[in-house]
RNA sequence: GCCGUCGUGGCCAAGCUGGUUAAGGCACGUCGCUGAUAACGAGGAGAUGCGCUGGUUCGACUCCAGCCGACGGCA
Numbered sequence: 001g002c003c004g005u006c007g008u009g010g011c012c013a014a015g016c017u018g019g020u021u022a023a024g025g026c027a028c029g030u031c032g033c034u035g036a037u038a039a040c041g042a043g044g045a046g047a048u049g050c051g052c053u054g055g056u057u058c059g060a061c062u063c064c065a066g067c068c069g070a071c072g073g074c075a
Base pairs, nucleotide, nucleotide: 001074002073003072004071005070006069007068010026011025012024019058028044030042031041032040051067052066053065054064055063
């Protein structure tokens, strides 16, 4: 330098045939249970809305382009 894959809450991660209110797990907080923890059970909050900027569309996390970053391959 070229090619490919990926970039979603503090962490992991589903959703990608474009169409509502963006699953789930861990962590966090509250309550219950306990002498008290842990474990377990029941609620809860948390995503400037999905790396950034544009474009296509009636409508984009989901398609397209550029850029940034991570990983891998070839030189």

A computed fold for a 75-nucleotide RNA, annotated as transfer RNA. The prediction has a mean pLDDT of 81. Its Rfam family is "tRNA". Rfam links the family to the GO term triplet codon-amino acid adaptor activity. The family's RNA type in Rfam is transfer RNA.